RNA sequence: GGGCGAUUAGCUCAGUGGGAGAGCGCUACCUUGACACGGUAGAGGUCGGCAGUUCAAUCCUGCCAUCGCCCA
Numbered sequence: 001g002g003g004c005g006a007u008u009a010g011c012u013c014a015g016u017g018g019g020a021g022a023g024c025g026c027u028a029c030c031u032u033g034a035c036a037c038g039g040u041a042g043a044g045g046u047c048g049g050c051a052g053u054u055c056a057a058u059c060c061u062g063c064c065a066u067c068g069c070c071c072a
Stems, first nucleotide, its partner, number of pairs: 001071007010024004018055001026042005048064005
């Protein structure tokens, strides 16, 4: 330098053109002598960035960035 893949909550990930989610973690309360487990409730997101297509973009297209794999 070229090709491919990935980027969504603190972590690991799912997801699909129209409602943003799961598990774990975190906070409060209940439970315990205390901890753990369990239960209830809750906080937490520019869906990597910019632009384009569309009535509408996390999703489609282009470019850029970062990470990984392969080739040179």